RNA sequence: AUAUAAAUUGGCAAUGAUGUCUGCCCCGAAUCGUCUUCACCGACUAAUGACGUCUAUUUAACA
Numbered sequence: 001a002u003a004u005a006a007a008u009u010g011g012c013a014a015u016g017a018u019g020u021c022u023g024c025c026c027c028g029a030a031u032c033g034u035c036u037u038c039a040c041c042g043a044c045u046a047a048u049g050a051c052g053u054c055u056a057u058u059u060a061a062c063a
Stems, first nucleotide, its partner, number of pairs: 010025004016054006033044003
């Protein structure tokens, strides 16, 4: 690298980890934010799909 047989069950939901819930997909898929531009460059929002916790970042107060 190729071929055959058998076995296992996963992936995703725009920035981290994890628990629960929900939804989507079956590897030919789900998914891959917004503005500007022919395109690139550039600018902007958000750590969640939802909830909770931890961490990172930002603001304020206290010790």

This is a predicted structure of a 63-nucleotide RNA (Fluoride riboswitch aptamer (crcB RNA motif)) from Psychroflexus maritimus. The sequence was found by an Rfam model in a public genome assembly. Lineage of the source: Bacteria > Flavobacteriia > Flavobacteriales > Flavobacteriaceae > Psychroflexus.